[in-house]
Large-subunit ribosomal RNA, domain II from a Pseudomonadota bacterium, 694 nucleotides, folded computationally. Its Rfam family is "Bacterial large subunit ribosomal RNA".
Context: one part of a larger RNA
RNA sequence: GCCGGCGAGUUUAGGUUCUCCGCUUUUGGUUAAGGCCGGUCAAGGCUGAAGCCAAAGGGAAACCGAAUGAUCUGAAAGGGUCAUUUAUGGUGGAGAGCCUAAGACCCGAAGCCAGACGAUCUUACCGUGGCCAGGGUGAACCCCGUCGAAAGGCGGGGGGAGGCCCGAACCCGUUGGUCUCGCAAAACCAUGGGAUGAGCUGCGGUAAGGAGUGAAAAGCUUAUCGCGUCUGGGAAUAGCUGGUUCUUCCCGAAAUAGCUUUAGGGCUAGCGGAGGUUUUGUCCUCUAUUGGAGGUAGAGCCACUAAUAAACUGGUAAAGACCGAAAGGUCAGCCAGUUUAUUAAACUCCGAAUGCCAAUAGAGGUAACCUCUAGUUAGUCUGUGGGGGAUAAGCUCCAUAGACAAGAGGGGAACAACCCAGACCACCAGUUAAGGUCCCUAAAUCUUGGCUAAGUGGGAAAGGUAGUGGCCUUUCAUUGACAGCUAGGAGGUUGGCUUAGAAGCAGCCAUCCUUUAAAGAGUGCGUAACAGCUCACUAGCUAAGAAAGGCUGCACCGAAAAAUAAACGGGGCUAAGCCAAGUACCGAAACUGUGGUAUCUCGCUUUUUAGCGAGAUAGGUAGGGAAGCAUUCCAUACACGAUGAAGGUCUAUCCGUGAGGAGGACUGGAGUGUAUGGAAGAGAGAAUGCCGGC
Numbered sequence: 001g002c003c004g005g006c007g008a009g010u011u012u013a014g015g016u017u018c019u020c021c022g023c024u025u026u027u028g029g030u031u032a033a034g035g036c037c038g039g040u041c042a043a044g045g046c047u048g049a050a051g052c053c054a055a056a057g058g059g060a061a062a063c064c065g066a067a068u069g070a071u072c073u074g075a076a077a078g079g080g081u082c083a084u085u086u087a088u089g090g091u092g093g094a095g096a097g098c099c100u101a102a103g104a105c106c107c108g109a110a111g112c113c114a115g116a117c118g119a120u121c122u123u124a125c126c127g128u129g130g131c132c133a134g135g136g137u138g139a140a141c142c143c144c145g146u147c148g149a150a151a152g153g154c155g156g157g158g159g160g161a162g163g164c165c166c167g168a169a170c171c172c173g174u175u176g177g178u179c180u181c182g183c184a185a186a187a188c189c190a191u192g193g194g195a196u197g198a199g200c201u202g203c204g205g206u207a208a209g210g211a212g213u214g215a216a217a218a219g220c221u222u223a224u225c226g227c228g229u230c231u232g233g234g235a236a237u238a239g240c241u242g243g244u245u246c247u248u249c250c251c252g253a254a255a256u257a258g259c260u261u262u263a264g265g266g267c268u269a270g271c272g273g274a275g276g277u278u279u280u281g282u283c284c285u286c287u288a289u290u291g292g293a294g295g296u297a298g299a300g301c302c303a304c305u306a307a308u309a310a311a312c313u314g315g316u317a318a319a320g321a322c323c324g325a326a327a328g329g330u331c332a333g334c335c336a337g338u339u340u341a342u343u344a345a346a347c348u349c350c351g352a353a354u355g356c357c358a359a360u361a362g363a364g365g366u367a368a369c370c371u372c373u374a375g376u377u378a379g380u381c382u383g384u385g386g387g388g389g390a391u392a393a394g395c396u397c398c399a400u401a402g403a404c405a406a407g408a409g410g411g412g413a414a415c416a417a418c419c420c421a422g423a424c425c426a427c428c429a430g431u432u433a434a435g436g437u438c439c440c441u442a443a444a445u446c447u448u449g450g451c452u453a454a455g456u457g458g459g460a461a462a463g464g465u466a467g468u469g470g471c472c473u474u475u476c477a478u479u480g481a482c483a484g485c486u487a488g489g490a491g492g493u494u495g496g497c498u499u500a501g502a503a504g505c506a507g508c509c510a511u512c513c514u515u516u517a518a519a520g521a522g523u524g525c526g527u528a529a530c531a532g533c534u535c536a537c538u539a540g541c542u543a544a545g546a547a548a549g550g551c552u553g554c555a556c557c558g559a560a561a562a563a564u565a566a567a568c569g570g571g572g573c574u575a576a577g578c579c580a581a582g583u584a585c586c587g588a589a590a591c592u593g594u595g596g597u598a599u600c601u602c603g604c605u606u607u608u609u610a611g612c613g614a615g616a617u618a619g620g621u622a623g624g625g626a627a628g629c630a631u632u633c634c635a636u637a638c639a640c641g642a643u644g645a646a647g648g649u650c651u652a653u654c655c656g657u658g659a660g661g662a663g664g665a666c667u668g669g670a671g672u673g674u675a676u677g678g679a680a681g682a683g684a685g686a687a688u689g690c691c692g693g694c
Stems, first nucleotide, its partner, number of pairs: 001694006011102014028053003034047004057064002067084007105243002108240001112233006123207009132197001134166003137162001141158007170194003175190004209225001211221003246628006256269005270376002272373007283365010298350001299348002305344012320331004379404010409420003424596004429592003435586003438571003444583001446582006457573001463557002467554010484541005490514003495509003520535001524533002597618009629683001631680010647667005653662003
């Protein structure tokens, strides 16, 4: 890992609701323990009114009572309002749902407490034994020699101290490697520390569980230690994780609010299911009309509040700036006002659309209340309106709608949430939606008119651009425009100032006059300054359109990154791209057709939990409800079986929507089935499930 078997809402008591049954509606219902009978034990029968429920409620109570309590009013009697009660019977039993108490659906802790068992490991201690090759160093002390007055010094010899030195045994375990289903639940190899000592060691003994022992690491106390092990309390507890077993049919959520030592848990409400009651009510939805409340979007601001920019007017102007000898003046600044131009979620002179509340009318729908009882209270994305953030996030928090969740199908290349569309079943029938129709790939190489040349299409901004299409405005033009070519472009004058110089052309000022067809006190190069080139302006040649703007369509540049060409799904496309119009076709589980099933409602009917007909409905997680299948056992009745029961293997046959049930063949070798009812150790694929096999 697979296969087989085992494996999870049970039981008791109490409560509550529903269903069924008994007894009762006026002598309400019912027995409990116990007793008697009965029996192997039981089951069961007969007794046994103690008790319980009901028959009256209200109030905290006194108390009152078909009423009572609270409250308001009233002088009181009384009256009003609100709440509970009085009308749907009561009671006992059985079954089902739920609640409570219990292990309470099953498995799962780490832990807590008690009593025992442990010092054959290890820690410390006690008693009694054992062990430490060899080599080195050479303390105290003693003796001798020598020097010295002495104290004492020096030298030699003896001596043999030491938690001394080197190093085997022995003890340890420093560093590295090997080993890591190992030789080994701590070893091996090399290296290393101690090795006469606080040394090592044999045997025997003493001390332990909040306790021992500890040269102290919370170490060790039998591979177990921040409180040993075993057994018990004990099925501890687990707001946590995992698992929880047959079928079909009907309905079908929530991820919100409040409170919570609460936030991944609960309680109540909201939303689901089932049963019941009442009902066509103005109960719900939509549409239209009418009438309302409102201060959002927008807008506005001499209509307030607050804010902003500039100018002006008036006032003030100690300190600041300038002027002045000073007095003082002017200004900045500040205050108020005016004008112009702006801003606001917490501004409003204004002010929608939607939405909301009503009324009327129409259309469609089915609700409301009561009782019982679930799940949910981690939501997600998209559009729209906002807060937070950075007008970031597949971000976060609200509102509103949809989808997913719990929704399959078609489209979007692929893709919960986007677009279309809500799957009862069958069909080798039809029509469409979104989206598509050259090939992959079902359907137009369809029609008409334009645009694009960039593979734009098939990724991007500010900004840039004689790309190109459309529309418009103004001006010039055969009295010759625009461009080109030829020629002129002068004189006063080098204007004045400035300057080393300044001559059209560094800069400042002025910018006239003349000759002319025309020519600036000069448009740009240029010079040190001149010179030189050129332009404006003019004439001629030539001959037909030219120039400057505005709006707009499609393109162009801007455009450098990491898996692969990777920014059309691909091929490929100049349309098979874009805009506008049109006609066909394809295309889904949508709609239609044909046949069938089920549920609900209605109608008819002696097939009445049924038949026929009509209409509506049948996606579905959590979850609720209904009807069934199968297993084991019990009761009653009836059957089968050695001419072969159960079980097993196979099956192309039959029945049932299905769980399943028959039939047949082989095997097997002794029990089994059907019908009706009852009772449950009653259904496995998952729990790192348990046991067995391979």

RNAcentral holds the full RNA, with entries from ENA.
Lineage of the source: Bacteria > Pseudomonadati > Pseudomonadota.